[in-house]
Molecule: small-subunit ribosomal RNA
Organism: uncultured bacterium
């Protein structure tokens, strides 16, 4: 990291029958066409267009309502609706308080309702304007406005009295002075209007406690915090104003940034939490932005009003209108969310006495499978298990009782007929002709979607071929795919299935419940201490926490139980519970407080006692370098080896004398101190700490310790010294492909001292700090005690190592110096890369250090352990493995086989050892699979049918290059006689046939390591598990060969043996074979020989060694001696090793051809390169002769070997005895001997070529092997390099067979003659055991780092540019309150009058939205360019 559950306001794909019941813009608080959403009251007024009616001189006038349009009035519009912008706040929930409050309309009670008085709308006149709309004049009514009166248990003053309360101060009453109401309407009844109390309702305010993230946001703050006075509200208050004082917030997280509407509840879980706040229900806000207020009980007021802005319309350009986050709807965004519906019939609201009107609150209908629930889409029966599909080992399975067929039923949908409840006085019903009920036809109209490789339930063909595609994760696809696609089959679910998305769950994977930190991420480098956390034993008290009873809250709804309605569900409707907080009484054990006491924690004192604890000074010898002289000569110094350096101007060595500077040998340890870094020669001062004894004192004073201070290895910086040595950089030699490195020669800072900084480390016991508990053993260091006391010993304390029990731990380890069992307190940790990197704070002279992230990228990254393989790691030990030797190979010339070119083909294959004289034990044709022509198409070859012919075959002619094609000639068996068998042609179609592919689909055989000694099992132990043990160890073999040990004990496969040969005897047997007969024949079977049998050899005897063992070495015997030599014989496996072309054989392909046939040609080319042989370069030799007998083995032979004899120089003919062969034949062995040659490209060497023959063969042009003449090429022993072989072995000599008509330097045997060496295991190759390291496990041909190129992706810096956000400063200054003025204006009161009160307009001023100007903070986009990172196929450099 990912999945499998659950959920959604959802959304997309494919599908889609029925009702119900619910729910439907999450995104643009984007813009709005049109209707509609709040109005009513004539029982407050004036009135009357409009209507009815009379009458009219037609203009009009009068009446009449059960009426009313505009109008003044009143109430209402602050409710009900809709949204979530904005808000981190007393907004929200929760408990509280209000001695600091308001409250229309409702409801109770007491009390009143007198008497006047101006006016204005409508309305007419007249004017202005496009319009909105305005003004002039003129007359008019109220429940509309005003003045007077009454008035109090109302309100204010003053004053006495009670009562109460935490405080200011309430309350009651009782004198006294002061003030202040009122409306009518109809008139029957109702309705109303004024004061005053008290109730409800709802409001308003102040508190306490609770809910987010970011400390890379740490300091904030000027009305800020407090008083004094005062304004101002309904009302407390810096609310707001003058003056005083300077406080207030805040690591318990202020003040900044982000981000949100809060809850009741919703999801989800075992819970405990997480995550959410759609519908419904409470509360708050917002009504195009922003700012103001006015009226009113109630607003700073969604469908009111001023003003500012955007922005949209209207216009006559002078001015006006607008404000769907109300229903509907439209546009735009957007994945994406409905009707411009009926209805006031219900419930609820507003007016109204009412009747009613208004209510897009609501009540239904419509649209959407969006979601929850509910039904349907048929039940029985029906095997020849139908067709047909699909697989198939061709038998068969399967879909499948499924269909078809009988029977049978009709919810739902249609049609028809009836037809509600909901209205709780009459009447009055959108939903509705709906629910619901009856009929009534006929299986009738009614299934899809997803998965099927592991998680995960469900397999098959066929297409595809790393394509095309799938994919949550892991992964699938590269020619058999259960993984892609189609199909059959299966599974799941069903009107839905699936996909996305997003939350919870699984994830004890942020861990309260329930985690860790030695090595997986994690202990801060130490220590001292703030604040906080924790905290010893007693006694008394308080009651904050704790417990306990009672009592308030905790709306409704939801969820849970329980019961009821809709036929069931879902829904709905009824009853009952809870965590929270808050008051009131109890308790006192624990934790907190208070009090007084105690000593074991911890400290003081007093005596000892060790030590490289620090600091500061002063001293010493040894070493070095440098100087000066003296002796003294050529080298010296350095290295793998050298070479840069030094030196005849005298060096290195050596002596003496002198300067210097920095460490302090040996004591010295597994040892001492120290808090950690750290600390080491001897002396002195000064100064910390710890242990150890034994009392006495103080009385919890104690533990840890965020932040803060301080110490703090090396290197580094800064100011000055000082510098012997040693030595970054640098410089020279070298080493190497290359060497900016390792080695050498030199050298600067530095290293030392003194002052100042730095603040990091694998600062590591990778292990914070204190306390107490929990086995032991055995070293050391420092102290004390016992016991003659010295030494040894025991015994206690305190440090420091080791081992090792319980106990922990993934493991490995750890274990009284715990990683163990417990308390208590810090620090820190949360996939791997990017990164300790970037920005940002803070430190710093820099150098950097501290703190510390995302984007984006992987599916892993890690720990411990295991088994392997691996190492230019270790040990042991083999092996022609080296070495120690001999002969080669690699040069040459030629064969052959490769590559490679070439070509119509040059058929295929085989490739490192382990392909290449390999498959070939024998391509001239054939072989042959290749090519090229030229032909066939049920076919060259099998099986079945059917017609034809009696053949087939054989012998022959034409025509072709043959296949073929056409002739002639010869000519079948059996018979019941019908025909049948059998061959041949011809035909037909199932098919033959492919050496086409695929050895990465196989069987089978084979190489190979490797004839190395391994490889594994059973049960037991042991380990949580891979595994281990046994197989390790000590000897010991050739060996896992045997001994001994041992938690192992035993098996198998392997080794050995058993099996063939081979050496030696013995025995039996003797023909063809031998002969002791002179031959032959014949005997004969002692010897040679030939083959069957047995016998020997077993470390058996002897001694030595060795562990009394296994065994080794020496030795006798003995033909042979320690597996005598050789062979067959190859353990588990490895190498996707070869081989589909030896066979076999799945799938794929090809079917007038990839099949057959036939002739030619090619498999034999050739500028080249490579392996494997052969023959050579010569004298160990070439030539010649020599055998009248120098001498093997092992084979082979009838389409065969083939003798003599004769020819021919030779191959060879010619002949043709013998001979199915221990009898005959091949058959001659040939290195051997003897002469000659004389060192030379030869009397060596034979290629090449040229004649001239032989042989096989249809047939030697391509392309065959022999022979004679003749012709003589490279080539004088082989460059780096490389093979073989340890004894009858190398080497070298010939001689057989296979194959084969013919063809051998190759293969596969045979025997002849016959050698050198091996000290050894350091090394090179390969192999067995142990062990160890590992980041490898396709296993070192592994893995794997960085620079550079390229492409692409997110970041950071950037000259800058372009925006947003929130303040400040200043400017300006709308509306508007409020406060001041008296410019103009003016019904009501007063006043006789002038005038005055008051008012309104004006104006001034204080505040102020927007706006502007300014400079900075924050944040975001963007940039040349640029820095570094991720990622990506098989680039490049090196390789740490």
């Nucleotide at each position: 990291c990912u999945c499998a559950g659950g959920a959604u306001g959802a959304a997309c794909g494919c599908u889609g029958g029925c009702g119900g019941c619910g729910c439907g813009c999450c995104u643009a608080a984007c813009a709005c066409a049109u209707g509609c959403a709040a109005g009513u009251c004539g029982a407050a007024c004036g009135g009357c267009a409009c209507c009815c009616c009379a009458c009219c001189u037609c203009g009009g006038u009068g009446g009449g309502a059960a009426g009313c349009g505009a109008g003044u009035g009143g109430c209402g519009a602050a409710c009900g609706g809709c949204u979530g912008a904005g808000u981190a706040a007393c907004a929200c929930g929760u408990g509280g308080a209000g001695a600091a409050c308001c409250c229309g309309c409702c409801c109770c009670c007491u009390c009143c309702u007198c008497c006047g008085g101006g006016a204005u709308a409508g309305c007419c006149u007249c004017g202005g304007g496009a319009a909105a709309c305005c003004g002039u004049g003129g007359g008019u009514a109220a429940u509309a406005c005003c003045g007077g009166a009454u008035g109090a248990c109302g309100c204010c003053c003053g004053g006495a009295c009670g009562a109460c309360g935490c405080a200011u101060g309430u309350c009651g009453c009782c004198c006294g002075g002061g003030c202040c109401a009122a409306a009518g309407c109809c008139c029957a009844g109702a309705c109303g209007g004024g004061a005053g109390g008290g109730g409800a309702u709802g409001g308003c305010u102040c508190c306490g406690c609770g809910g987010c993230c970011c400390a890379u946001c740490a300091g904030g703050u000027a009305g800020a915090c407090g008083g004094c006075g005062g304004g101002g509200u309904g009302a407390a208050g810096g609310c707001c104003c003058a003056c005083c004082g300077u406080g207030c917030c805040g690591a318990c997280g202020a003040c900044g940034g982000g981000u949100a509407g809060c809850c009741g509840g919703g999801u989800u879980g075992a819970g405990a939490g997480a995550c959410c706040g759609a519908c419904c229900g409470g509360c708050c806000a917002g009504a195009u932005u922003g700012g103001g207020a006015c009226u009113g009980a109630g607003a700073c007021a969604c469908g009111g009003c001023c003003c500012a802005g955007a922005c949209u319309c209207c216009u006559a350009c002078g001015g006006g209108a607008g404000g769907c986050a109300g229903c509907a709807g439209u546009g735009g965004g957007g994945a994406a969310u409905c009707u411009u519906g009926c209805g006031c019939a219900a419930u609820g609201g507003g007016g109204g006495g009412a009747a009613c009107c208004c209510u897009g609150a609501c009540g239904c209908a419509g649209c959407g499978a969006c979601g929850c629930c509910g039904c349907g889409u048929g039940c029985g029966g029906g095997a020849c298990g139908a067709a047909g599909g699909c697989c198939c080992u061709a038998g068969g399975g399967u879909c499948g009782u499924a269909a078809a067929c009988c029977g049978c039923u009709u919810u739902c949908a249609a049609c028809a007929g009836g037809g509600a409840u909901g209205a709780g006085a009459c009447a009055a019903g959108a939903c509705g002709g709906u629910a619901c009920c009856u009929g009534c036809a006929g299986a009738a109209g009614a299934a899809g979607c997803c998965c099927c490789g592991g998680c995960u339930a469900a397999c098959u063909a066929c297409g595809u071929g790393c394509c095309a595609g799938c994919a949550g994760c892991c992964g699938c696809g590269g020619u058999a795919a259960u993984a892609c696609g189609u199909a059959g089959g299966g599974g799941g679910c069903g009107a839905g299935c699936g996909u996305u998305a997003u939350c919870c769950g699984g994830a004890u994977u942020c861990a309260u419940u329930g985690g860790g930190c030695g090595u997986a991420a994690a202990g801060c480098g130490c220590g001292c201490g703030u604040a906080g956390g924790c905290g010893g034993c007693c006694u008394g008290g308080c009651a904050g926490g704790c417990c306990u009873g009672g009592g308030g809250u905790c709306a409704a709804a939801u969820c849970c139980g329980g019961g009821g309605g809709c036929u069931c569900a879902a829904c709905c409707c009824c009853c009952g519970u809870c965590c929270g907080c808050c008051c009131c009484g109890g308790g006192a054990a624990c934790c907190g407080c208070c009090u007084g006491g105690c000593u074991c924690g911890g400290g003081u004192c007093c005596g000892g006692u060790a030590g490289g604890g620090g600091a500061g000074g002063g001293u010493g010898g040894a070493a070095c370098a440098c100087c000066c002289g003296g002796u003294g000569u050529a080298g010296c110094g350095g290295u793998g080896g050298a070479a840069u350096g030094c030196g005849c101007a005298g060096a290195u060595a050596u002596c003496g004398g002198g300067u210097g500077g920095a460490a302090c040998a040996c004591c010295g340890g597994u040892g001492g101190c120290g808090a950690a870094g750290g600390c080491g020669g001897c002396c002195c001062u000064c100064u910390g700490g710890g242990c150890c004894g034994a009392g006495a004192c103080c009385g919890a004073c104690g533990c840890u310790g965020a932040g803060g201070c301080g110490c703090g290895a090396a290197a580094g910086c800064u100011g000055g010294g000082g510098g012997a040595g040693c030595g970054a950089a640098c410089a020279g030699g070298a080493u190497u492909a290359g060497a900016u490195a390792c080695c050498c020669u030199g050298g600067u800072a530095g290293u030392c001292c003194c002052a100042g900084c730095c603040g990091u480390a694998a600062a590591c016991g990778a292990u914070g700090g204190a306390c107490g508990c929990u086995a032991g053993g055995u070293g050391u260091g420092g102290g004390g005690g016992g016991g003659a006391c010295g030494a040894u010993c025991c015994c206690c304390c305190c440090g420091u190592g080791c081992c090792g029990c319980a106990g922990c731990c993934a493991a490995c380890g750890c274990a009284u110096u715990a990683a163990g069992c417990g308390u208590c307190c810090c620090g820190c940790c949360u996939g791997g890369g990017g990164a300790g990197u970037a920005c940002g704070g803070c430190c710093g002279c820099a150098a950097g250090g501290u703190u510390g992230a995302a984007a984006c990228u992987c599916a892993a990254a890690g720990g411990a352990a295991u088994u392997g393989a691996c190492g230019g790691g270790g040990g042991c030990c083999c092996g022609c493995a080296c070495a120690a030797g001999c002969a080669g190979u690699g040069g040459a010339g030629u064969a052959u086989g490769u590559g490679g070119u070439u070509u119509a083909a040059u058929u295929c294959g085989a490739a490192g050892c382990a392909a290449c004289g390999c498959g070939a034990a024998g391509a001239a044709c054939c072989u042959u699979a290749c090519c090229a022509a030229g032909u066939c198409u049920u076919g060259a070859c099998a099986u079945c049918c059917c017609g034809a012919u009696g053949a087939c075959c054989g012998g022959u002619g034409c025509a072709g290059a043959g296949a073929u094609g056409u002739g002639c000639c010869u000519u079948u068996u059996c018979u019941u006689c019908g025909g049948a068998a059998c061959a041949u042609c011809g035909g037909u179609g199932a098919c033959a046939g492919g050496u086409g592919g695929u050895g990465c689909a196989u069987g089978g055989u084979u190489g190979u390591c490797g004839u190395c000694a391994g490889c594994u099992c059973g049960u037991g132990u042991c380990g949580u598990g891979a595994g281990a043990u046994g197989u390790u160890g000590g000897g010991u073999u050739a060996a896992g060969u045997c001994c001994c040990g041992c938690a192992a004990c035993g098996a198998g496969c392997g080794c050995a043996a058993c099996c063939c040969u081979u050496a030696c005897g013995g025995u039996u047997a003797g023909u063809u074979g031998c002969u002791a007969c002179g031959c032959a024949a014949g005997a004969g079977c002692a010897c040679u020989c030939u083959a069957g049998c047995c016998g020997g050899a077993c470390u058996g005897c002897c001694g030595u060694u060795g562990a009394c063992a296994a065994a080794a070495c020496g030795g006798a015997g003995g033909a042979a001696g320690g597996u005598g030599g050789g062979g067959a014989c190859g353990a588990c496996g490895u190498c996707a090793a070869a081989u589909c072309a030896u066979c076999a054989u799945g799938c794929c392909c090809c079917u007038u051809a990839u099949g057959a046939c036939u002739u030619g040609g090619g498999c034999u080319a050739c500028a080249c390169a490579c392996g494997u042989a052969c023959u050579a370069c010569a004298a160990u030799g070439g030539c010649a002769g020599u055998c009248a007998u120098a001498c093997a083995g092992a084979g082979g032979g009838a389409a065969g070997c083939a003798a003599a004899a004769c020819c021919g120089c030779g191959a060879g003919g010619u002949g043709g005895a013998g001979c199915a062969a221990a009898u005959c034949c091949c058959u001659a062995a040939a290195a051997g001997c003897u002469g000659u040659c004389c060192c030379a490209g030869u009397u060596c060497a034979g290629a090449u070529u040229g004649c001239a023959g032989g042989c096989u063969g249809c047939a030697a042009c391509u392309c065959g092997c022999c022979u004679g003449c003749a012709u003589g090429a490279a080539g004088u022993c082989g460059g780096a390099a490389u093979u073989g072989c340890u004894a009858g072995u190398a080497a070298u000599c010939g001689c057989g067979g296979a194959u084969c008509a013919g063809c051998a330097u190759g293969c596969c045997g045979c025997g002849g003659u016959g050698a050198a060496u091996a000290c050894g295991u350091u090394c090179c190759c390969g192999g067995g055991c142990c062990u160890u390291g590992u980041a490898c496990a396709c296993a070192c041909c592994g893995c794997c780092c960085g620079u550079c190129a390229c492409a692409c992706c997110a970041u950071g810096a950037g000259a800058g540019c372009c925006g947003g956000u929130a303040a400040u400063a200043c400017c300006c200054g709308a509306a508007g309150u409020c406060c001041g003025u008296a410019g103009u204006c003016u019904a009501a009161c007063c006043g006789c009058a002038a005038g005055g009160a008051g008012g309104a307009c004006g104006c001034g001023g204080c505040c102020g939205a927007a706006g502007g100007u300014a400079g900075g903070a924050c944040u975001g986009g963007u940039a040349a360019u640029u820095a570094g990172g991720g990622u990506g196929a098989a680039g490049u450099c090196g390789u740490a």